[in-house]
RNA sequence: UAAGUGGAGAGUUUGAUCCUGGCUCAGGACAAACGCUGGCGGCGUGCCUAACACAUGCAAGUCGAGCGGACUUAGCCGGAACUUCGGUUUUGGCGACGGUCAGCGGCGAACGGGUGAGUAACACGUGGGUAAUCUGCCCUGAAGAUCGGGAUAACCCCGGGAAACCGGAGCUAAUACCGAAUACCCUGUCCUUCCCUCAUGGCAUAGACAGGAAAGGUUGUCGUAAGACUUCGCUUCAGGAUGAGCCCGCGGCCCAUUAGCUAGUUGGUGGGGUAAUGGCCUACCAAGGCGAUGAUGGGUAGCCGGCCUGAGAGGGUGAUCGGCCACACUGGGACUGAGACACGGCCCAGACUCCUACGGGAGGCAGCAGUGGGGAAUCUUGCGCAAUGGGCGAAAGCCUGACGCAGCAACGCCGCGUGGAUGAUGAAGGCCUUCGGGUUGUAAAGUCCUGUCAGGAGGGACGAAGAGGUUCAUUCCUUGACGGUACCUCCAGAGGAAGCCCCGGCUAACUACGUGCCAGCAGCCGCGGUAAUACGUAGGGGGCAAGCGUUGUCCGGAAUUACUGGGCGUAAAGAGCUCGUAGGCGGUUUGUUAAGUCGGGUGUGAAAGCCCUCGGUUCAACCGAGGAACUGCAUCCGAUACUGGCAGGCUAGAGUCUGGUAGGGGAAAGCGGAAUUCCAGGUGUAGCGGUGAAAUGCGCAGAUAUCUGGAAGAACACCGGUGGCGAAGGCGGCUUUCUGGGCCACGACUGACGCUGAGGAGCGAAAGCUAGGGGAGCAAACAGGAUUAGAUACCCUGGUAGUCCUAGCCGUAAACGAUGAACACUAGGUGUGGGGGGCGAUCGACUCCCUCCGUGCCGAAGCUAACGCAUUAAGUGUUCCGCCUGGGGAGUACGGCCGCAAGGCUAAAACUCAAAGGAAUUGACGGGGGCCCGCACAAGCGGCGGAGCAUGUGGCUUAAUUCGACGCAACGCGAAGAACCUUACCAGGGCUUGACAUGUACCUGACAGCUGUGGAAACACGGCUUUCGCAAGACAGGUACACAGGUGGUGCAUGGCUGUCGUCAGCUCGUGUCGUGAGAUGUUGGGUUAAGUCCCGCAACGAGCGCAACCCUUGUCGUAUGUUGCCAGCGCGUAAUGGCGGGAACUCAUACGAGACUGCCGGUGUCAAACCGGAGGAAGGUGGGGAUGACGUCAAGUCAUCAUGCCCCUUAUGUCCUGGGCUGCACACGUGCUACAAUGGCCGGUACAAUGGGCUGCGAAACCGCGAGGUAGAGCGAAUCCCACAAAGCCGGUCCAAGUUCGGAUUGAAGGCUGCAACUCGCCUUCAUGAAGUCGGAGUCGCUAGUAAUCGCGAAUCAGCACGUCGCGGUGAAUACGUUCCCGGGCCUUGUACACACCGCCCGUCACACCACGAAAGUCGGCAACACCCGAAGCCGGUGGGCUAACCCUUUUUGGGAGGCAGCUGUCGAAGGUGGGGUCGAUGAUUGGGGUGAAGUCGUAACAAGGUAGCCGUACCGGAAGGUGCGGCUGGAUCACCUCCUUU
Repeated sequence: UAAGUGGAGAGUUUGAUCCUGGCUCAGGACAAACGCUGGCGGCGUGCCUAACACAUGCAAGUCGAGCGGACUUAGCCGGAACUUCGGUUUUGGCGACGGUCAGCGGCGAACGGGUGAGUAACACGUGGGUAAUCUGCCCUGAAGAUCGGGAUAACCCCGGGAAACCGGAGCUAAUACCGAAUACCCUGUCCUUCCCUCAUGGCAUAGACAGGAAAGGUUGUCGUAAGACUUCGCUUCAGGAUGAGCCCGCGGCCCAUUAGCUAGUUGGUGGGGUAAUGGCCUACCAAGGCGAUGAUGGGUAGCCGGCCUGAGAGGGUGAUCGGCCACACUGGGACUGAGACACGGCCCAGACUCCUACGGGAGGCAGCAGUGGGGAAUCUUGCGCAAUGGGCGAAAGCCUGACGCAGCAACGCCGCGUGGAUGAUGAAGGCCUUCGGGUUGUAAAGUCCUGUCAGGAGGGACGAAGAGGUUCAUUCCUUGACGGUACCUCCAGAGGAAGCCCCGGCUAACUACGUGCCAGCAGCCGCGGUAAUACGUAGGGGGCAAGCGUUGUCCGGAAUUACUGGGCGUAAAGAGCUCGUAGGCGGUUUGUUAAGUCGGGUGUGAAAGCCCUCGGUUCAACCGAGGAACUGCAUCCGAUACUGGCAGGCUAGAGUCUGGUAGGGGAAAGCGGAAUUCCAGGUGUAGCGGUGAAAUGCGCAGAUAUCUGGAAGAACACCGGUGGCGAAGGCGGCUUUCUGGGCCACGACUGACGCUGAGGAGCGAAAGCUAGGGGAGCAAACAGGAUUAGAUACCCUGGUAGUCCUAGCCGUAAACGAUGAACACUAGGUGUGGGGGGCGAUCGACUCCCUCCGUGCCGAAGCUAACGCAUUAAGUGUUCCGCCUGGGGAGUACGGCCGCAAGGCUAAAACUCAAAGGAAUUGACGGGGGCCCGCACAAGCGGCGGAGCAUGUGGCUUAAUUCGACGCAACGCGAAGAACCUUACCAGGGCUUGACAUGUACCUGACAGCUGUGGAAACACGGCUUUCGCAAGACAGGUACACAGGUGGUGCAUGGCUGUCGUCAGCUCGUGUCGUGAGAUGUUGGGUUAAGUCCCGCAACGAGCGCAACCCUUGUCGUAUGUUGCCAGCGCGUAAUGGCGGGAACUCAUACGAGACUGCCGGUGUCAAACCGGAGGAAGGUGGGGAUGACGUCAAGUCAUCAUGCCCCUUAUGUCCUGGGCUGCACACGUGCUACAAUGGCCGGUACAAUGGGCUGCGAAACCGCGAGGUAGAGCGAAUCCCACAAAGCCGGUCCAAGUUCGGAUUGAAGGCUGCAACUCGCCUUCAUGAAGUCGGAGUCGCUAGUAAUCGCGAAUCAGCACGUCGCGGUGAAUACGUUCCCGGGCCUUGUACACACCGCCCGUCACACCACGAAAGUCGGCAACACCCGAAGCCGGUGGGCUAACCCUUUUUGGGAGGCAGCUGUCGAAGGUGGGGUCGAUGAUUGGGGUGAAGUCGUAACAAGGUAGCCGUACCGGAAGGUGCGGCUGGAUCACCUCCUUU
């Protein structure tokens, strides 16, 4: 003064969300291994695999104070030799004190040490029992130790054997062995008394009979000696301690695809055996014993204290240390002993190894080291008995691979170091860069210090005390493997000491380069296809650190097996239903008991460990001491509320009786009518039938239709109803018989008799099966006809099983409310079926009210992931049962049970994926629905598709035919105009700071211009001429360096611009509200509009981008102005003309205004918005046209307009030049032009525009030419002049239906124009030529009014080139009933398995590759058991004959007996052999399905009404998905009807 301190999540299914659910990660640990790296020390740990095989050495001996001997020798007595006479050497005998040794004898060797093979067991743990036991050495107590005897090793002699070793003869001793005595001490039998125990029984006690002991040795003291004492032993008995044996309760693995096991089995009696109980063994008797609370069998495994993890409960584990067990080459056996069936003992058998003289022998490292082998992997053939402990001994001591130490290994834990302070030109170098800089980085260098560790030198332990020796003595002496180690002191100098992993998210940490779905990474999600923070490298950063990562295993997270602490309507999950056995649970009350339960005590729960406190190592790891704890078990005492047991009551649960009552409840028998079909007959005539349309089929041999009669089978219209009954399946005409259950009312009775229900039993739609009937209709299969690319289907015509009955099987369904049964509680409202009661004076009817039971709907609280459920719960509780644990593989295989079969029930694994799934949300989509719009259809007009030509594209060709654009939304598009140029392409010829820009340095002084030669030109080489400025320099050229240049790539890196949906009416936000959330609301609804336009309503209120308006143009009017425009009136003039004077009216032009707003009236409408009609007006509901294009979609288009990142080229992918090509032509398509003609062609005459353009220009008149055009050059920078005559039209003529007087292609000839140049390759003119084409298949396009159609004119580009494009005006229609259908779009709603969003998703066969699994003629092997044969060693039993010291008897030296030994023999018995089975595993030609695999084949089954609604069970059929029949389900869309509910 403490031991009571603790629980985190994340990633991944989706477009997004919530949930369910799996996978994965972050943590800790390890007897570890591997990769890279490695300074020191302390403490630990170190074959997890082959209980595989082992060379070599060591690991158990000791006692002479038990015994006889042998050896040794100081000394003594001799001999011999030599001698310097001192002696030396040698030899024989005796031999003290001692020492050594084999043998006999004693004790030990059963401990200590190793290993975990076996074992699922009383093996272990824990607590008990032993009255059923033993216990050497040790301790305590009592008593004793007397007298004798015969042997035998060693030794000696002989012999055998290669050896190991053995045999024979002869001596000898003992604490070796044996006999006798003694003993009431022990044992046995009999017996007396007392006490005790749960029982057998036990303790004690009196007595009788029988049996049972021994060994001596030595030191010391005394003593002459004898001997005594001491000490160590010996014997008997009793007790203790220690150790061991046996028995029992409880506890701890998996498989039921192991369900039955058992003959010594279970019990009894007698006997045997053991230390001891017991079938432990044996004989006889009985027939038992175990098992669903899991026997038996199979698999796996040493058990525990503990260790790891965890908040805990649990889960995993059983190395090191400690306790127990088992084993010792494999199997069996006993001996000895207190103790063994014995690791370093014995015998036998087997396998293996070694020796051998071939006759025979030897061996057992799972002791310590060590070797080989196996393996991912685990150490030295070390030192010492100094300490601790053990054996022997009286002791000294000896032995001790136990142990104490050292060695090796980062294998683990712990500690320390690799330096500290200062130091900014922020050095150099590296990397990045927006080129400014940033970063590495105070980091380094430099300066000043320190001295751990390692290194050198010196000193130097504790562990040691006992025992022993010695001493008067408690005095002194002696003993250290580790080890010259720890530690201490001194010396020197920053000197010797840092790596590994990671940096996309989870998860702390980012850039560059390389690579280009390659190489590679990856724990999960996933990265990589040219800008990779994800690969590799570098720089930088993060983390840990002498380590760091990876792999493996365990726990955690995982509430993902849920006791603590989960679920089952739709996610996985309620058995199809009921009855009922075991079991579980159970109303109320009294008494008793005390098993459960609660309190207290006692014993035990070993030590170590964990935890706490204190202490020792400098700290820590580590170690020590004390405590706490060990949640348990046993026992004693106590408590009695609750549960249980026992006994007795009660009536509320349950049941019985009585009276009513509803009903398609069940079984059997009988009866009925309507309809279909068939048969017969009548009438009657050509068709019927069937479909989307048809055909097959039936019919002139008379069908269909119609009438009459008959036959047969099946099913029961209307009533009929979210109405009834039943447990479910299910049950429907009527009557009768038999029969089950429910509900209501009233009382009475029994007295908890109840609920649930593993196994078990019964019932159980349809299909199907067996046998026998029956068979009208319908109808799998089948046949035919259609449909179709095909059609094994949908549709049609036929049609067999079957559907029906009887008897028997089957046992499954979406057997569903996808909701187990029972009981109780918790707001209501409103229908409906059955019963009872009540008020309104009475009765009846009706209404209303109350109540019990059933069956629906709505709804509160509550619950739910949501949808939804909600007194008929999916709410709140209790009891019992069943079931689930990711998807696929698979409800499959194998095994078992059932079935006639089909098949059912039970029920895995390998392998594979990171999801599979539920509900709801937003979209998108639908061969879903509703509403609405659009030249979308319809109604019309004109075209295209056929011809010729033009033009673009594809294709083909080519040296090149440059490039881009590809459904709408590419294709007369970029290109508003390719002969050269353009030009990007090709061929050839040239240039290399460049055709073009800027800068720096240097050189030159020009460049340009004129001109000559060569050349296709570019270009090259010449000639002539030639700068400015005082200077700096400017300018130009050249050289060099930086750089230029690229129509090279990427539009999928981009900006900008554009197309398209679509001028469609939409797209969003803030705040609020609702929802767990994604989201919703607003924006939906009722009206209305061209419009999310406006109004009304509304949990919404507002706002933004869009719509509309504002802008331009056009239509009317006004005002102003009036030239180049205009000319009414006045005047002049002309052949004529605004030509002139003038005018300002008109037209026109240019400005500015007005006007139109649903403003007014009527009606409709919600007193609204608005719509309809009308008036007025030039114009009326947006007047017409234009510009204007929301959020976004299409990785739409464009790197070749431009800009631009990155990549690429750099004497070329740049640049210059000449020529060619872009124009190429079997063909296909798009867009146009011209036509096919008479509404026309041609000829002649004649009338009326607008928009525009013009100086490198438009170009008049006049003249020439048939004409294109030419000459010419007036006028005009333009309301003035020119282009410029508009054409269709109108008037007249001609042609007369034809390949033409239509049509103009093609070709020939001759010309014109532009241009340096018309060959490839321009346009135009004239003459000649005169092709196709007679209105166009399927199909398809445009257009709703000044529109279509038709007619001409202008402009841009441009030297020239227009059938194209963009504009302009002239003439000028038809039709719209309407929204069913096609296409596109908007809003609402619905379904969805789609979200790359239907150009979606997705199923099955077939083919190919790989993988695991099942079956399979068989083949091989393991394991356990059974039957029989053989039978070692050995124990036990028997035994003729043989051998035999002690003791006994007799006889007299021999014999007999008891006992013993060997031998023989019997039971048992290991290994071995034979045989048929069981079980498990491996393998197997072939075969079956399954899984997986970027781009294979066939179809289209499913998801939308998926184009035949789908699905479940079953049967048949089919290349395949699948189709069809029968019954069932809604987990079916849509429309209509019925019922119920909500609101009014």